RNAcentral holds the full RNA, with entries from SILVA. Predicted 3D model of a 485-nucleotide part of an RNA (small-subunit ribosomal RNA, 3' major domain) from a metagenome.

[in-house]
Context: one part of a larger RNA
RNA sequence: UGACGGGGACCCGCACAAGCGGUGGAGCAUGUGGUUUAAUACGACGCUACGCGUGGAACCUUACCAGGACUUGACAUGAUAGAAGUAGAAACCUGAAAGGGCGACGAGCCGUUAAAUCGGAAACUAUCACAGGUGUUGCAUGGCUGUCGUCAGCUCGUGUCGUGAGAUGUUGGGUUAAGUCCCGCAACGAGCGCAACCAUCGUCAUUAGUUGCUACUCCGGUUCGCCGGAGGCACUCUAGUGAGACUGCCAGUGUUUAACUGGAGGAAGGUGGUGAUGACGUCAAGUCAGUACGGCCCUUAUGUCCUGGGCUACACACGUGCUACAAUGGUCGGUACAAUGAGAAGCGAUACCGUAAGGUGGAGCAAAUCUCACAAAGCCGAUCUCAGUUCGGAUUGAAGGCUGCAAUUCGCCUUCAUGAAGCUGGAAUCGCUAGUAACCGCAGAUCAGCUAUGCUGCGGUGAAUACGUUCCCGGGUCUUGUACA
Numbered sequence: 001u002g003a004c005g006g007g008g009a010c011c012c013g014c015a016c017a018a019g020c021g022g023u024g025g026a027g028c029a030u031g032u033g034g035u036u037u038a039a040u041a042c043g044a045c046g047c048u049a050c051g052c053g054u055g056g057a058a059c060c061u062u063a064c065c066a067g068g069a070c071u072u073g074a075c076a077u078g079a080u081a082g083a084a085g086u087a088g089a090a091a092c093c094u095g096a097a098a099g100g101g102c103g104a105c106g107a108g109c110c111g112u113u114a115a116a117u118c119g120g121a122a123a124c125u126a127u128c129a130c131a132g133g134u135g136u137u138g139c140a141u142g143g144c145u146g147u148c149g150u151c152a153g154c155u156c157g158u159g160u161c162g163u164g165a166g167a168u169g170u171u172g173g174g175u176u177a178a179g180u181c182c183c184g185c186a187a188c189g190a191g192c193g194c195a196a197c198c199a200u201c202g203u204c205a206u207u208a209g210u211u212g213c214u215a216c217u218c219c220g221g222u223u224c225g226c227c228g229g230a231g232g233c234a235c236u237c238u239a240g241u242g243a244g245a246c247u248g249c250c251a252g253u254g255u256u257u258a259a260c261u262g263g264a265g266g267a268a269g270g271u272g273g274u275g276a277u278g279a280c281g282u283c284a285a286g287u288c289a290g291u292a293c294g295g296c297c298c299u300u301a302u303g304u305c306c307u308g309g310g311c312u313a314c315a316c317a318c319g320u321g322c323u324a325c326a327a328u329g330g331u332c333g334g335u336a337c338a339a340u341g342a343g344a345a346g347c348g349a350u351a352c353c354g355u356a357a358g359g360u361g362g363a364g365c366a367a368a369u370c371u372c373a374c375a376a377a378g379c380c381g382a383u384c385u386c387a388g389u390u391c392g393g394a395u396u397g398a399a400g401g402c403u404g405c406a407a408u409u410c411g412c413c414u415u416c417a418u419g420a421a422g423c424u425g426g427a428a429u430c431g432c433u434a435g436u437a438a439c440c441g442c443a444g445a446u447c448a449g450c451u452a453u454g455c456u457g458c459g460g461u462g463a464a465u466a467c468g469u470u471c472c473c474g475g476g477u478c479u480u481g482u483a484c485a
Stems, first nucleotide, its partner, number of pairs: 001485002003482003007479007015469002019432005026323008034314002042053002064309007073130001077129006088105001092101003109120003132298002135296003141292001143287003146283001148281001153192006159168003172183003198275004203243007212233002216231006246269001249263005325425001329384007341372003346365002351360003391422001396417007438461007
């Protein structure tokens, strides 16, 4: 100087407390361990692995296994030699395919020539350099990422003090979300962080008015609900430019400070909400399987191609979720209101067929125009009356539909039938402070299809509680002890 302490003081955080909803019990989905297997590919392991890489394993993917094949190779560059019946290639034989064999026919490009005449390039064959490796080392690395932590810290120049390591500044008194600011001080300044600058949401003005809007005017139709058209850009909206919030104003407290408390005005008030933004460093943290790259290793195989299988196994254990156990509910009928998005090998309307999944068909739309597209919870009414039930839907049987070369291992969906467990969950444990939690649906990426209940977004309905900091956990500042570095 640090680190540590079941030392001290002060402070903060959904850290506790106060609340709301879960997990842990059930069934299923998914990941992991274990076991099994020819193989169940590899990585990730407290927080910071386990719906993670994977934003989609039937083939492909695919790296794993079995079997069958190839050897200058599936891919690149170069050298030498050969080379017009050359490159290519229908058909045929073998085969699961890949591959192997045979092979009618048979070129093109550039220059040149009377001419497929000659030369060259490309492609081919042989040989050689080499290719190739998801082989190994993340403890050789780059780059990127997680975490402490959006915590308020981490340092430097000059000066001063100290023999020196170092100290000071950065400590102290206040204050703040903040090393934020003020005051004091052997310090005076500065840098990386904080904040601000950026995006978005909330108010207003202005510009613009189609594909958007319809207050007002006119016209046409009308089932008198309204619909269509022409004006119009007021409003909504879209998307550009501006304004607006700064403790600016008032009162009190405070050191006539910084600031805090209350108030006015205001759409918004003290960082207005949210996002992006992550200092010096820590964990030899993660990644050689995204890519790059040093060393090592394989080279008729640890490379390459193919068929089939596996990654989907199943006594069990754990994590993350979904659906429930019901009446604030289930079922049936009627009825209302979104936002984000996506669309050409695409989205697919009206209509018709089918109980339905779906099918036929093809209007419109590269989309503020058309389509996906009916939002659902909600509201109104009917029924069920506390039961393993009209709760719950696992499992299983049958019949169908869709995608795709192909649904057996191993897809999704529909209808009928079947109707497990489960009556609120031990010890323990998680999330959340406001348009949040909780509940409800919608869209998208990946994608032929889908195992999505996952992930990323979007809107609808919309709470309770916070006395407080004694305690648990994590962190910050100062101080103290130490046989630790």